[in-house]
RNA sequence: AUGAUGAGUGUCGAGAGAGUUGGGCUAAAAGUUCACACCGAAGGAGCAAACAUAUUUGAUUUAUCCUUGAAUAUGUGAAUCUCUCAGGUAAAUGGAUCGCACUCAGACC
Numbered sequence: 001a002u003g004a005u006g007a008g009u010g011u012c013g014a015g016a017g018a019g020u021u022g023g024g025c026u027a028a029a030a031g032u033u034c035a036c037a038c039c040g041a042a043g044g045a046g047c048a049a050a051c052a053u054a055u056u057u058g059a060u061u062u063a064u065c066c067u068u069g070a071a072u073a074u075g076u077g078a079a080u081c082u083c084u085c086a087g088g089u090a091a092a093u094g095g096a097u098c099g100c101a102c103u104c105a106g107a108c109c
Stems, first nucleotide, its partner, number of pairs: 005105006012099003019036001021035005037089003043085001044083003050076010
C1' cells in the first nucleotide's frame, strides 16, 4: 500500500560564490598560451568521535586466562567542514541540493 522510503531518468522548475583582469596568437566575451588575483555547490582528496585488532603496562588472581583502565601502532570511519588536483570567476553552459513527474523496488517516517 490512494505508497513510508530508496535508486534511476527528465530539452521540467528553483539554484550561490569568485577577474567581462593584463599581454601574445586569433575575426572573436569562444579557443590556446604566459602572468598575477580569487571562488567552492560537478567530480576528486583529507580528517573527529567511536568501534575493531595487535603489542606493552597497571588493577584483579596463589598463578595464568578472562575482565577492566592506560599508552602505542594499524584498520574502518561524515559532511554543506578542510584542501583547491580538477572545475569555475559578465551572459550562455555547468552547478551540490530541493521540488515536480515518470520508471523500478517496496515499509517505515